[in-house]
RNA sequence: GGGACCGUGGCGCAAUUGGCGGCGCAACUGUUUUGCACACAGAAGGUUGAGGGUUCGAACCCCUCCGGCUCCA
Numbered sequence: 001g002g003g004a005c006c007g008u009g010g011c012g013c014a015a016u017u018g019g020c021g022g023c024g025c026a027a028c029u030g031u032u033u034u035g036c037a038c039a040c041a042g043a044a045g046g047u048u049g050a051g052g053g054u055u056c057g058a059a060c061c062c063c064u065c066c067g068g069c070u071c072c073a
């Protein structure tokens, strides 16, 4: 330098290839306990890596850039 894959809450992953962004864990609050843990219940937390484009509508399609990983040279 060229190619492939990936980037979504703090962490690990979904979202049935354009139509309401969810799950588990963690953290927080409450119940329970003398107290802690466990268990149960609840609430919070995301401009889906950045910018632009297409579309009535984009995490998803297109372009550029950034980062990670990998292959070739």
Stems, first nucleotide, its partner, number of pairs: 001072003005068003010025004019056001028042004049065005
Predicted 3D model of a 73-nucleotide RNA (transfer RNA) from a Ktedonobacteraceae bacterium.
The coordinates come from a structure-prediction model, not an experiment, and the mean pLDDT is 81.
The sequence is in RNAcentral, with records from ENA.
Lineage of the source: Bacteria > Chloroflexota > Ktedonobacteria > Ktedonobacterales > Ktedonobacteraceae.